Predicted 3D model of a 73-nucleotide RNA (transfer RNA) from an uncultured Bacilli bacterium. It matches the Rfam family "tRNA". About the family: Transfer RNA (tRNA) molecules are approximately 80 nucleotides in length. Their secondary structure includes four short double-helical elements and three loops (D, anti-codon, and T loops). Further hydrogen bonds mediate the characteristic L-shaped molecular structure. tRNAs have two regions of fundamental functional importance: the anti-codon, which is responsible for specific mRNA codon recognition, and the 3' end, to which the tRNAs corresponding amino acid is attached (by aminoacyl-tRNA synthetases). tRNAs cope with the degeneracy of the genetic code in two manners: having more than one tRNA (with a specific anti-codon) for a particular amino acid; and 'wobble' base-pairing, i.e. permitting non-standard base-pairing at the 3rd anti-codon position. It is annotated as a transfer RNA.
[in-house]
RNA sequence: GGGCCCAUAGUUCAGUUGGGAGAACGCAUCGUUCGCAACGAUGAGGUCGCCAGUUCGAUCCUGGUUGGGUCCA
Repeated sequence: GGGCCCAUAGUUCAGUUGGGAGAACGCAUCGUUCGCAACGAUGAGGUCGCCAGUUCGAUCCUGGUUGGGUCCA
C1' cells in the first nucleotide's frame, strides 16, 4: 500500500424484501422474608462509530472516513 470482516443499551450480543430499535446479564423501585440471598413484577438506560448520498422513509443500500481484527505484498 491492497483485499476481507467487525463497530447497535453499562457488559456480551441478536436484528435483511428498507418502515416496531431488542434479548441476556447488570442497575433502580416494589412484592414475598425478621433480614440477606433467591424468585417474581415494573421501570430507567441508545445521535445503531463519524460525514455525505439515494429514498416518502436508512441499523439495513452507495461513497468517504476513524478505530479494531485478519490475510497478501